[in-house]
Context: one part of a larger RNA
RNA sequence: UGUCUGGUGCCUGACGGGAACGAUCGUAUAGUACGAGAGGAACUACGAUCGGUGGCCACUGGUGUACCGGUUGUCCGAGAGGGCAAGUGCCGGGCAGCUACGCCACACGGGGUAAGAGCUGAACGCAUCUAAGCUCGAAACCCACCCGGAAAAGAGGCACCGCUAAGCUCGCCCGUAGAAGACGGGACAGAUAGACUCGGGGUGUACGCACCGAGGUAACGAGGUGUUCAGCCCGCGAGAACUAAGGAGC
Numbered sequence: 001u002g003u004c005u006g007g008u009g010c011c012u013g014a015c016g017g018g019a020a021c022g023a024u025c026g027u028a029u030a031g032u033a034c035g036a037g038a039g040g041a042a043c044u045a046c047g048a049u050c051g052g053u054g055g056c057c058a059c060u061g062g063u064g065u066a067c068c069g070g071u072u073g074u075c076c077g078a079g080a081g082g083g084c085a086a087g088u089g090c091c092g093g094g095c096a097g098c099u100a101c102g103c104c105a106c107a108c109g110g111g112g113u114a115a116g117a118g119c120u121g122a123a124c125g126c127a128u129c130u131a132a133g134c135u136c137g138a139a140a141c142c143c144a145c146c147c148g149g150a151a152a153a154g155a156g157g158c159a160c161c162g163c164u165a166a167g168c169u170c171g172c173c174c175g176u177a178g179a180a181g182a183c184g185g186g187a188c189a190g191a192u193a194g195a196c197u198c199g200g201g202g203u204g205u206a207c208g209c210a211c212c213g214a215g216g217u218a219a220c221g222a223g224g225u226g227u228u229c230a231g232c233c234c235g236c237g238a239g240a241a242c243u244a245a246g247g248a249g250c
Stems, first nucleotide, its partner, number of pairs: 006161006015148004021051008034039001052106005060100004067093005072085005095235001109143003116136004167250004172186004192244003196239004200234004208227005215220001
C1' cells in the first nucleotide's frame, strides 16, 4: 500500500517451523518364569540420574569500577575531609540487576503404515497372508504438544466505538521494552519520572566531646571505651502533587 466507509479489542487457523525430547540406572515384579544345576529374565508400575530444550532469580553461589568500611605510600589541609597510585592503589563486605554452580517445566494417547505376524480366500475342488476383502504391527509418518501465522487475492470472523470525530501520529514524563525503529505505561478527573518522608536493605558504630592510655618533667601521645544497632549510602516498595509531563497535527 492492498483487503472498497473509518477504527479499537479479541479470535479463527489455510500454511509454515520444532528434537523438544533422548538415554541410563535402581526398586517392586523376583531369586519368580526358564533351567538338572550353574545361572537367571520380561510385561507393567514407581523412583532417580545424565544429556538436550525453554523459562526464572524466592533459595544457594558468582559478579556487583552504585555503595559502606579498613589500610599503605605520597600530596593538599590546623583538623575534619579529600586527590593520585594504570584507567577500583590494595584489602574486607555488598542491595538491585545480570547470571549458573541454583530453581521450574518439557506426558499420555489416537490414526494410517514399513519390514513382519495373521484371518478369510480363490485363480489352481487341495494348499496359499493376496488376487477382491479384513485384523495387527516401529524411536520413523500424520494428529496430539510448543511457536509463527488474515497479503490465506477465496485477502476471514465476533463484539464494540465512530461518520454528532472515534481513533491515530509527532512532541512531552517514563520503562515490565530496547542497537536504531519498534513495544509497553503515563500526561492534572494525574502517582509516569524526580525531590521528600517512611518502610525495606548495604556497611559496621561517624565527626566532635568526655574518660582511659605504654612512655615522658612537661608538651605530647598510637590506641581503647562511651555518647552510637551510630554515621554514610540505595537503580527496591509505599505514601504524598512539592517539581516536570507544555503543546501540535492527521
Model confidence (mean pLDDT): 88 of 100. A computed fold for a 250-nucleotide part of an RNA from Salinirubellus litoreus, annotated as large-subunit ribosomal RNA, domain VI. The RNAcentral record of the full RNA draws on ENA.